[in-house]
Predicted 3D model of a 98-nucleotide RNA (SAM riboswitch aptamer (S box leader)) from Staphylococcus simulans. Its Rfam family is "SAM riboswitch aptamer (S box leader)". Rfam links the family to the GO term regulation of gene expression. Lineage of the source: Bacteria > Bacillati > Bacillota > Caryophanales > Staphylococcus.
RNA sequence: UCUUAUUAAGAGUGAGUGGAGGGACUUGGCCCUGUGAAGCUCCAGCAACAACCGUCAGGUGAAGUGCUAAAUCCAACAAGGAAACUUGAAAGAUAAGA
Numbered sequence: 001u002c003u004u005a006u007u008a009a010g011a012g013u014g015a016g017u018g019g020a021g022g023g024a025c026u027u028g029g030c031c032c033u034g035u036g037a038a039g040c041u042c043c044a045g046c047a048a049c050a051a052c053c054g055u056c057a058g059g060u061g062a063a064g065u066g067c068u069a070a071a072u073c074c075a076a077c078a079a080g081g082a083a084a085c086u087u088g089a090a091a092g093a094u095a096a097g098a
Base pairs, nucleotide, nucleotide: 001098002097003096004095005094006093007092012043014042015041016040017039021032022031023030026076027075028074029073044068045067046066048065049064051060052059053058072091077088078087079086080085
């Protein structure tokens, strides 16, 4: 980079460090944050994919990847609709394969 699948489930007010930002990018909104953001280390936890078991409903474990505010925080594009809104797409994220 490509393909496929998932993307409204679940799980941290933890300790240390750090010291002003963070929620992917842009715009708009909304939110978190000196009662301490991001990042890093440790610990704890979750179980999506992979693994294992299976009567194929489901289950096990936590050694791999991943994750642990809010739907991927919401919208943006298209279709429908008087509107509210609904559906889909795009983009992103994660996994497996190439």